[in-house]
Molecule: transfer RNA
Organism: Candidatus Melainabacteria bacterium
RNA sequence: GGGGGUGUAGCUCACUUGGUAGAGCGGUUGCAUCGCACGCAACAGGCAAGGGGUUCGAUUCCCCUCACCUCCA
Repeated sequence: GGGGGUGUAGCUCACUUGGUAGAGCGGUUGCAUCGCACGCAACAGGCAAGGGGUUCGAUUCCCCUCACCUCCA
């Protein structure tokens, strides 16, 4: 320098023939216990790496940029 891939909640990851995003763990509150842990219930938390485009509508399609992984030289 070139090819490919990944980027979504605090962490690990789903989701999508385009129709306003979920799980597990973690966190908070309550129940229960003399108390803790376990267990049960509820709640909070992300506009999807950044920007632009297409579309009535984009996490999803297209382009550029950034970071990381990998292959070639």